[in-house]
The RNA shown here (small-subunit ribosomal RNA) has 1479 nucleotides and comes from a Parcubacteria group bacterium. Its mean pLDDT, the model's own confidence on a scale to 100, is 82. Its Rfam family is "Bacterial small subunit ribosomal RNA".
């Protein structure tokens, strides 16, 4: 001075809700890859697998101004020695968890050619040896002998500015050191030329390069806990440029290591890169640095620098040659092949530019580089055309058939040329005076021609932009999740519209983020996962007041240094962006100086509020021994006594005449301790109680006194630790697992009973585990109360004590924030609330979706049972907590209903009708199945009905509409023919007109009709049921995070959520009840009809009245309740219509309406004839009876309400009737059905009996109605005269004019199978103590693992199927080491030898032998797991789940389980104590 950034959700667990929590999705990014597609350019980018193999070519060579030579007409070129370089560039991550890498540091422990500068120098001589020539050997590759020669090769000798050792003196310096002088030893050197210089030696000094050392940072494992013998250090030698166990000798026993050594598994590090608000996470391609490796594995050599990618040696594999004797190779250089993989390019073109090497240069080489090719593999940019053009072609899609969408879109017409093609011009990149360009005739400019050459991909429930149709029918098939398809799929296919991106567009892997789901920022354990069984304590974190010190934490400044690229921010530059460049800033780090000390820390030094002692008097079921009591119990002896004891829900099995059970009395064992007792009291937890007596521990409290931070918390570590259970040894009276037996059961390896063994009890030793809970670690400090208690003080008061009041300590409970006071806070809620789950600080322990699983495997512990530590694969979308609404309950409390009791009569047994099941059948049409189906659709099947068969017929059709055309003519009637008819086939009349075939009607053709065909689980509308049950909501408002709750709870009342008190609710609908109609009394008006008239009666019509209105108790008071008067009627007077919100996918597609589907010479339409009527059998509902309360006969009374013109039908006659003839009278208060009854009552007879009960059944003969009574009709007379003698087990109706009991009527209908619906009157009762009980329902309450809601939910065995993972006799593979043996190349070093080179040792890779270790594969067999639409066997859990449930533990059992023993409450239900509060 300059920048100023930054954070987003949603789906899914449940009827619903809040929370907990997992799983999923939207974003962005890849060296990608795969589908589908594909115009163009720029910049980048490209084997992530098998560090497998590798043809074939190039990747390092240069120098004649160092030298010999050979070859050539000549430029020149070739071979050799000699110098430099070949250790750089390139590549590759296999190994490495280490000083390898980054940062900081250090080197007084170091080295450096070729380059810079600075001092001195550069003299004299020698020997040799390749190239070459001769001779050989070999197939080659190569290779030996001889002889000849040069140099900047070599080797001596001077000379010493210097360097080097060694000695001495001496500056700084304290770890070896270093300066300075001096003496003494030792030690350089090459020459070439074009005459400029280029080079050679010695030494110092840069500058870049390296070697070592160091602090510190970065992976996973503790189911790796101890590792290590050169191992730590020393001394001395030896090696190195140089420090050092680097090596070797001797000495000493050190060295790391819970702050993770050792081990094992993975990896190159680093800058950075990819996400993220940030912090972090996850990576380490491409670019730069660092390392490392160069077929594998060992060595060394040469050089300044290697232990050497395109050098050498040995050894191994592998490949090529080969004359079999022997050689040769190393793409992890660049291009490019096989081979692997889901996947990755061209055997290119230049040394123009950038470097690089060698050279004085010229210039060679240089798969570094620079280019170009391939690939949408990525970013960036263009383009595919732009304006017009219809209330809108055409296709195609949708429609409610009106339209509508595609859609200015397209045709057409106008223009323009990015691109693309042609054509022409043409670069910068080039420094440096000239020459020089691979890209490349590229980029670019300029004209031409022509819309020409150029759109796909996903998607479309929701989350997430965007929907219709059609096929399909839990198949197909989709899917990220959560779900979609079983016949009207916005979810599968296709189609047409839409949506989003775009030369791309999905997918699929894998990283981040969302995810505060590891929580440092930023998270939890009371019940969701989560506090260790309890203490006691090491290390380790943290720690009270004051003072001085230091100045490591910490805080500010300064400097150094964190390459560069990257990133940010501003500029420039490609025609813009990608991209490039310059600038500046950042890189949060270290490291060195100075500076501050408030807090932390170190150090010395004070204090006492924390902690600890001393002293006192007291409390207690703390602990350990050891005595000791009575009561009961059993068991044994004796007496009394006799026939049953015992046990259950009931019962047996057991005991008992050999005398039980009972009772008395005596003895004996053990085990445990009644009342005191209690919300009590002590203990660190488990736990702990007759009583006394010893040792013994630990808390309070009071009082002052001492010490002087000595404290808190504690990983490991150590002690303790119910009840089971384990060993040895005693005990054994109850109890009592196992086990036996009796019941119960379908079964009972179980509750129930009767015995009953470990065991329970004693010592001593293990065991280490419980729902070991307060499911709540520990410590310290802060935030209203009340009560028992303990100790103590005070005060009243007393002789003194007890009582009582007040305080201080302390310990316990216990209620509450809605019964009086009275606060907050927390929590997901319930809840908690001074013993916090509150505010706060320390420190440990524990969590991280469910299930696999507290399990395998490992290791440790135990005698064992086990116990502690502790996973993965698979698998599923949840699993979990708390609240709410309902259901439910073999929970509770109230209330109510003919619900049950109490009574009447029924059904269930008989006959017979009549539904329906079943069964038959051509067919016996359908539908309706607990209550809510069965005398129900049907208020009436003989034919029609009729839908069902069977046969016969019809095809625009029995029925509707519309169009054409056609033709005759009404329609239709009549007659004849064959038929069972339907129908055919023949004949005969024959309409009206405005004359237009109008109208009507045949007939042919096209649309269409029709289906009682299928879905009542697409649906409309009706209905039934809970249930005429008292509920079912709403609006404010007010609680509550919500679902939701009040309100509608509670007290009293009622039928009644009726109506009152009272109440954070106050109104308010829908029910209830009134309003309606009938019926019970008057009253007025009225009178067709009745009646001989009036009056009554009655009939119409309208008012009237009844409201707890009037009294008396009761009730606090209301509301009501009881009881009276009065009145026809009294507490809704009786009936009846009237049925809240819903429930049961409850019924009905055959009552009708209707969407989709299906049939169309037929599943539609006539017609005949049969069936719907059948009959071993079951069930429903009724009718008649089984008789004397009756039956028969005779005779006398009394109704109400209906119906009648295709109809009721009188009188009269006839018939024994059924009935027939007959016809007045009636469209009805008139006539008729119709004497308008019958049960009754009067009278007679029958007399207990299968009858004078009972009437089935059959036979004869009739009468009606009907075209027609066979299958199938009612009625009548005669005859026949069944079963039945009152009905198991269990049902059903009904509370008064009600049941029973009598009959009468009408619908429907030719007739009737009616004994049936449905009315209507007569005669008429019995009981209701009550709610304990069975069923239904309300209401408040409770538990709940139920919500499709108990007909629910759910457990484990077996069986079947499929999957992963563990175990496993064994068998393979591979790694690391150990002991041995052998030992190449090498290096080191002996001994011979003048050398050359011979022989030895030692150390050594490979590679054998021997027994173990890790970690993989494999696998016969047994175990367990998970998963899986309709198996089997039971019922264990949720409700008191029917034996509460669970937790440890043993024992047992087909299985869930049982059952013994301690504990928990996370048990409902009744009772009691006790406590708060008020009275």
């Nucleotide at each position: 001075a300059a920048u100023u950034u930054u954070g987003a959700g949603a789906g899914u667990u449940u009827g619903a809700u809040c929370c907990u929590g997992g799983c999923u999705c939207a974003g962005g990014a890849u060296g990608a890859a795969c589908g589908c597609u594909g115009g163009c350019g720029g910049c980048g980018u490209g084997u992530c697998u098998a560090a497998g193999g590798c043809a074939u070519g190039c990747a390092a060579g240069u120098c004649g101004a160092a030298u010999g030579g050979g070859u050539u007409u000549a430029g020149a070129c070739c071979c050799a020695u000699g110098g430099c370089a070949a250790a750089c560039g390139g590549g590759u991550g296999a190994g490495u968890a280490a000083c390898a890498c980054a940062c900081u540091g250090g080197u007084a422990a170091c080295c450096u050619a070729c380059c810079u500068c600075g001092a001195a120098g550069u003299u004299u001589g020698g020997c040799a040896u390749a190239a070459c020539u001769c001779u050989g050997c070999g197939a080659a590759a190569g290779u030996a002998g001889a002889g000849a020669u040069a140099a900047u090769u070599c080797c001596a000798a001077a000379u010493g500015u210097g360097c080097u050792g060694c000695a001495a003196u001496u500056u700084c310096a304290u770890a070896a050191g270093u300066u300075a002088u001096u003496g003494u030893a030792g030690u350089a050197a090459a020459g070439a030329u074009u005459c400029a210089u280029c080079g050679c030696u010695u030494c110092g000094a840069g500058a870049g390069g390296g070697g070592c050392c160091u602090a510190u940072g970065g992976c996973c494992u503790a189911u790796c806990a101890g590792c290590u013998u050169g191992u730590u250090g020393g001394u001395g030698c030896g090696g190195u440029a140089a420090u050092g166990g680097c090596g070797c000798a001797c000495c000493a026993a050190g060295g790391c290591u819970a702050c993770g050594a050792c081990g094992g598994g993975u990896a190159g590090c680093g800058g950075g890169c990819g996400u993220g608000a940030g912090a972090g996470c996850g990576u380490g391609a491409c670019c730069c640095g660092c390392c490392u490796c160069a077929c594998u594995g060992g060595g060394a050599c040469u050089g300044a620098g290697a232990c050497a990618c395109u050098g050498c040696c040995c050894a191994g594999a592998c490949u090529c040659c080969u004359a079999c004797g022997g050689g040769a190779g190393g793409c992890u250089g660049c291009a490019g092949u096989c081979a692997a993989g889901a996947a990755u390019c061209u055997u290119c073109c230049a040394c123009a530019a950038u470097g690089g090497g060698c050279g004085a240069a010229a210039g060679c080489c240089u798969g570094a580089u620079g280019g170009a090719g391939c690939g949408a593999c990525g970013c960036c940019g263009c383009g595919u055309g732009a304006c017009c053009g219809a209330a809108g072609a055409a296709g195609c899609c949708c429609c409610u058939c009106g339209g509508g969408g595609u859609g200015u879109a397209a045709a057409a017409g106008u223009c323009u040329u990015u691109u693309a093609u042609u054509a022409g011009g043409g670069a910068c990149g080039a420094a440096u005076c000239a020459a020089u360009g691979a890209c490349g005739g590229u980029a670019c400019c300029u004209a031409a021609u022509g819309a020409a050459u150029a759109a796909g991909g996903g998607g479309c429930u929701g989350c997430u932009a965007a929907a219709c149709a059609c096929g399909u029918g839990c198949c197909a098939g989709c899917a990220g999740c959560a779900g979609c398809g079983g016949u009207a799929a916005u979810a599968c296919g296709u189609g047409u519209g839409c949506c989003c991106c775009a030369a791309g567009c999905g997918u699929u892997a894998u990283c981040c983020g969302g995810a505060u789901u590891u929580a440092u920022u930023g998270g939890g354990c009371g019940u969701a996962a989560a506090g260790a069984g309890u203490c006691u304590g090491u290390a380790g974190g943290c720690g009270g007041u004051u003072u001085a010190u230091u100045a490591a934490g910490u805080u500010u400044a300064a400097c150094g240094u964190c390459a560069a690229a990257u990133c940010c921010u501003g500029a420039u530059g490609c025609u813009c962006a990608a991209c490039a460049u310059c600038a500046g800033g950042a890189c949060u780090g270290c490291g060195u100086u100075a500076a501050a000390u408030a807090c932390u820390a170190u150090u010395a030094g004070a204090c006492u509020a924390g902690a600890g002692g001393a002293u006192g008097g007291g409390a207690g079921a703390g602990g350990c021994a050891g005595a000791u009591g009575g009561a009961a119990u059993u068991g044994c002896c004796g007496g009394u006594g006799u026939a049953g004891c015992g046990g259950u829900a009931a019962a047996a099995u057991g005991c008992g005449u050999u005398a039980a059970u009972a009772u008395c009395g005596g003895c004996a064992a053990g085990a445990a301790c009644a009342c005191c007792a209690a919300a009590u009291g002590c203990g660190a937890a488990g736990g702990c109680u007759u009583u006394c007596u010893g040792c013994u521990a630990g808390a309070a409290c009071a009082c002052u006194c001492c010490u002087g931070a000595c404290g808190c918390u504690g990983a490991g570590a150590g002690a303790c630790g119910a009840a089971a259970g384990c060993g040895u040894g005693g005990g054994u009276a109850g109890c009592g697992a196992a086990u036996g037996g009796g019941a119960u059961u379908a079964g009972a390896u179980a509750c129930c009973c009767c015995a009953g063994u470990a065991g329970u009890c004693c010592a001593c030793g293990c065991c280490g585990u419980a729902a070991a809970c307060g499911a709540u670690g520990g410590a310290u400090g802060c935030u209203a109360g009340a009560c028992a208690u303990u100790g103590g003080c005070a005060g009243u008061a007393u002789c003194g004590a007890c009582c009582c009041u007040g305080c201080c300590a302390g310990u316990g409970u216990c209620g509450u924030u809605u019964a009086a006071c009275c606060a907050a806070g927390u929590u997901a809620a319930c809840a908690c609330c001074u013993u916090a789950a509150g505010c706060a600080u320390c420190c440990c322990g524990c969590c991280u979706g469910g299930g696999u699983a507290g399990u395998a495997c490992g290791a440790g512990c135990g005698c064992a049972a086990g116990c502690u530590u502790a996973a993965a694969a698979c698998u599923c979308a949840a699993a979990g907590g708390a609240a709410u609404u309902g259901a439910c309950g073999g929970g509770g409390a109230c209330c109510c209903g003919c619900a049950c009791a109490a009574g009447c009569g029924g059904u269930g047994g008989a006959g017979c009708a009549u539904g329906u099941g079943g069964u038959u059948u051509a067919a016996u049409u359908c539908g309706a199945c607990a209550a809510u189906a069965a005398g129900c659709g049907a208020g009436g099947a003989a034919c029609c009905u009729u839908a069902c068969c069977a046969g016969g017929g019809c095809u625009u059709g029995a029925c509707a509409u519309a169009u054409a055309g056609c033709u005759g003519c009404a329609c239709a009637u009549c007659c004849g023919a064959a038929g069972a008819a339907a129908c055919u086939c023949g004949g005969a009349u024959u309409c009206c007109u405005u004359c237009g075939a109008g109208g009507g009607u045949g007939c042919u053709a096209u649309a269409c009709a029709g289906g009682u065909g299928c879905u009542g689980c697409a649906u409309g509308g009706u209905u039934g049921u809970c249930g005429u049950c008292a509920g079912c909501u709403c609006g404010u408002g007010u609680c509550g995070u919500g679902a939701g709750a009040u309100g509608u709870a509670c007290c009293g009342u009622u039928a009644a959520g009726u109506c009152g008190g009272g109440u954070a609710a106050c109104g308010a609908g829908c029910g209830c009840a009134a309003c309606c109609c009938c019926u019970a009394u008057g009253u007025u008006a009225u009178g067709u009809u009745a009646a001989a008239u009036c009056a009554u009666u009655c009939g119409u019509a309208a008012c009237a009245a009844a409201c707890u209105g009037c009294c008396u108790g009761c009730u606090u008071a209301u509301c009501g309740c009881a009881g009276g008067a009065g009145g026809a009627a009294g507490g809704u007077g009786g009936g009846g219509a009237c049925g809240a919100c819903g429930u049961c996918a409850a019924a009905u597609c055959a009552g009708c309406a209707u969407g989709g589907c299906u049939c169309u010479u037929a599943c539609g339409c006539c017609c005949u004839g049969g069936g719907c009527g059948a009959c071993a059998c079951a069930c429903g509902u009724g009718c008649u009876a089984c008789a004397a309360u009756g039956g028969c006969c005779a005779g006398u009374a009394c109704a109400a309400a209906g119906g009648g013109u295709u109809g009721c039908c009188a009188a009269g006659u006839c018939g024994a009737a059924a009935g027939a003839c007959g016809g007045a009278g009636c469209u009805a208060a008139u006539c008729c059905c119709a004497u308008c009854a019958a049960a009754a009552c009067u009278g007679g007879u029958c007399u207990a009996a299968g009858u004078u009960c009972g009437g089935a059944u059959u036979g004869a003969g009739g009468u009606c109605u009907g075209c027609a009574a066979c299958u199938c009709g009612a009625c009548c007379u005669c005859a026949u005269g069944a079963a039945g003698u009152u009905g198991g087990a269990a049902u059903c109706g009904c509370u008064a004019g009600u049941a029973a009991a009598c009959g009468c009527g009408u619908a429907u209908c030719a007739g009737c199978c009616a004994c049936g619906g449905c009315g209507c009157g007569u005669u008429g009762a019995a009981u209701a103590c009550g709610u304990u009980c069975u069923c239904g329902g309300g209401u408040c309450u409770u538990g709940u693992a139920c919500a499709c809601a108990c007909c629910g939910c759910c457990c484990g065995u077996c069986a079947c199927g499929u999957c992963a993972a563990g175990g496993g006799a064994g068998u393979c593979u591979u790694c690391a080491g150990u002991a041995c043996c052998c030992a190449a190349a090498u290096g080191c070093u002996g001994u011979c030898g003048u050398a050359a080179g011979a022989u030895g040792g030692c150390a050594a890779a490979a590679g054998g032998u021997a027994a173990g270790g890790g970690a993989g594969a494999u696998a016969a067999c047994a175990g367990g797991g998970a998963c899986g639409a309709a198996g089997u066997c039971g019922u264990a859990a949720c409700a008191a789940g029917g034996c509460a449930u669970c937790c440890g533990u043993a024992g047992c059992g087909g299985a869930a389980g049982c059952u013994g023993u301690g504990g928990a409450u996370g048990g409902a239900u009744c009772a009691c104590c006790u406590c708060c509060u008020u009275u």
Background
Taxonomically the source falls in Bacteria candidate phyla (Bacteria).